[in-house]
Context: one part of a larger RNA
RNA sequence: UGACGGGGGCCCGCACAAGCGGAGGAACAUGUGGUUUAAUUCGAUGAUACGCGAGGAACCUUACCCGGGCUUGAAUUGCAACUGAAUAUAGUGGAAACAUUAUAGCCGCAAGGCAGUUGUGAAGGUGCUGCAUGGUUGUCGUCAGCUCGUGCUGUGAAGUGUCGGCUUAAGUGCCAUAACGAGCGCAACCCUUGCCAUUAGUUACUAACAGGUAAAGCUGAGGACUCUAGUGGAACUGCCAUCGUAAGAUGAGAGGAAGGUGGGGAUGACGUCAAAUCAGCACGGCCCUUACGUCCGGGGCGACACACGUGUUACAAUGGGGGGUACAAAGGGCAGCUACCUGGCGACAGGAUGCAAAUCCCCAAAACCCUUCUCAGUUCGGAUUGGAGUCUGCAACUCGACUCCAUGAAGCUGGAUUCGCUAGUAAUCGCGCAUCAGCCAUGGCGCGGUGAAUACGUUCCCGGGCCUUGUACA
Repeated sequence: UGACGGGGGCCCGCACAAGCGGAGGAACAUGUGGUUUAAUUCGAUGAUACGCGAGGAACCUUACCCGGGCUUGAAUUGCAACUGAAUAUAGUGGAAACAUUAUAGCCGCAAGGCAGUUGUGAAGGUGCUGCAUGGUUGUCGUCAGCUCGUGCUGUGAAGUGUCGGCUUAAGUGCCAUAACGAGCGCAACCCUUGCCAUUAGUUACUAACAGGUAAAGCUGAGGACUCUAGUGGAACUGCCAUCGUAAGAUGAGAGGAAGGUGGGGAUGACGUCAAAUCAGCACGGCCCUUACGUCCGGGGCGACACACGUGUUACAAUGGGGGGUACAAAGGGCAGCUACCUGGCGACAGGAUGCAAAUCCCCAAAACCCUUCUCAGUUCGGAUUGGAGUCUGCAACUCGACUCCAUGAAGCUGGAUUCGCUAGUAAUCGCGCAUCAGCCAUGGCGCGGUGAAUACGUUCCCGGGCCUUGUACA
C1' cells in the first nucleotide's frame, strides 16, 4: 500500500421487512448429469453452465457411428503436356456416390478462350493447445469509482490531491483545506414515449356543404379534428413559503400535458476471475496426408432403473361448457398474404378476387350479456392409447405438425427450502416476428388489452461504496 475480520461508524440496492404471484408435490415440454449405446458429435459447469452456442437435428444441416466409393482430391488457383468446343441424350451395374458403354455435338485465320485427363506447386482438417494469441463476450456493475501533471511531505515503499462538514442517484455539488489543476468514468449531448405549435395532406381523417346507400368517408369536396412524419417550443428547483452561510432540502404550494434524473432504451471507467470461446471468424506452434481429407446410403444427435435446472398445463365456481356481441398495437406478405363462394364435423381442398401494400390480406383474446353445470376426481383436468384422416416434403418406420371420433392417467394447491416484482409495474389475456418446405415454439424477441397490493423501517440475511481500527496474510 492492499486484502481480510462472526471489529467500529456512515450510506445504498426488491438485500431484508410489508405485500402480490410463483418454483419445490402431479403430468407433459425442454436443457443437463448419469447410465446405456456401433454412435448416442462437440463445447458451456457456484454466483457468471443447465428453453445456453442452436433465431428451427426426418434427408441436408452433421462435426458422431456402420458400410460403399475417391486420392491434385468437394471448392479456389499457377505451370507443363495431351485431348476435346461448351454441352446434351440414352444404356448397363448399384442403396446412392460412383464405375462403365454408346450416340449426337466440334469456337477461332491465328494467338488463344472454355472444358476434361495426366503430372506438378499450392490443397484440405469442426484434429490438439482459450494456460501461446487477436477479436468478441459474461461478471463485479450503470457500482462511483480509477488515475495523471506540477507542487508539498517522507531516507524510502508511498502519502497529499481523492481527507473533513453538509449535500446528491452520482468523486453530484457547496464550504473548508499544502495543495493547484487535469484526464477516463457520472451527468448532458443520441433514440423513443408523454403536451403544444407549425409545415405537409395520400393510401390516413370527416366538422361544415352537396350527392348517395341495406349499411359504409362510399363520392364530390375540405385542410378543421384524428393520424402520419419533418421542424420548433416546453421543465430550469425558474416562481412562492419555510429551513440553511452555501450547495440544497421540505410543501396534497401555484402555474403546467409533464416537477425536481418525467417514463423507457442505447451507452459499461481503471481493472478482477490464466473466467468463456482455436466449433463463428482470424492466427503462432504441434499433429494427419490413399486419411484425422472428401463424396454417398443408412443409422445416431430423439436411447432411459434414475437425479437436477428452466418452463407449459392443471388441480376448478373470481370457474368449465353453449349462444350472442364489442374494442388493439406492433409486425409480415409474390411461387407470398389471401377477402369472398362452394365442399367437408374438422384439419383442409377446389374455385375466385385484391394487394410488391397508411390502399388489399393475415386480424384478437380476456372483458360484457343470456343460459347451463352445483362442489363431485365432476360438464374440473387433459396425459396416455386405439381408429380414421389432412398438410408439407424425393421421403414422416426409427423421428413432423395438425384434425376428427373414442379412451380419460396423475393431480383436490404442494416438506425443508427457494425465485420474481415498487406502477401502467406484478398478475392475467391474446397478437406478431425471426429461423423456416414443414415442425416437435410451452422457447426467444417484440406488441398491445385488462390491471392490483404493499413499503413501519434498516435490528437482522446477501451484495456493494466511503472513512477508521486490528492483523501469525501478500
RNAcentral holds the full RNA, with entries from SILVA. Small-subunit ribosomal RNA, 3' major domain from Bubalus bubalis bubalis, 474 nucleotides, folded computationally. Its Rfam family is "Bacterial small subunit ribosomal RNA". Its family is annotated with structural constituent of ribosome and ribosome in the Gene Ontology. Its mean pLDDT, the model's own confidence on a scale to 100, is 82.